The RNA shown here (transfer RNA) has 75 nucleotides and comes from a Candidatus Nanoarchaeia archaeon. Rfam family: tRNA. Gene Ontology term of the family: triplet codon-amino acid adaptor activity. Taxonomically the source falls in Candidatus Nanoarchaeia (Archaea, Nanobdellati, Nanobdellota). Its mean pLDDT, the model's own confidence on a scale to 100, is 82. RNAcentral holds the sequence, with entries from ENA.
RNA sequence: GGCCCUGUAGCUCAGCCUGGCCAGAGCGACUGACUCUUAAUCAGUAGGUCGGGGGUCCGAAUCCCCUCAGGGCCA
Numbered sequence: 001g002g003c004c005c006u007g008u009a010g011c012u013c014a015g016c017c018u019g020g021c022c023a024g025a026g027c028g029a030c031u032g033a034c035u036c037u038u039a040a041u042c043a044g045u046a047g048g049u050c051g052g053g054g055g056u057c058c059g060a061a062u063c064c065c066c067u068c069a070g071g072g073c074c075a
Base pairs, nucleotide, nucleotide: 001074002073003072004071005070006069007068010027011026012025013024020058029045030044031043032042033041051067052066053065054064055063
């Protein structure tokens, strides 16, 4: 230098190819119930610039361009 993969909630990830309900799950956090108390269990609540910027579109996590970080292959 070229090519490929990954980046989404505090953590681990799904969704991305086939654009369309307010962007989801598990774990964790918080509140409540239960319990003598804790744990477990149950109910609920909060939490996201979808790495960043731009473009296309009525509409973008999803398509296109640039770019950043990590990893891999080739030279």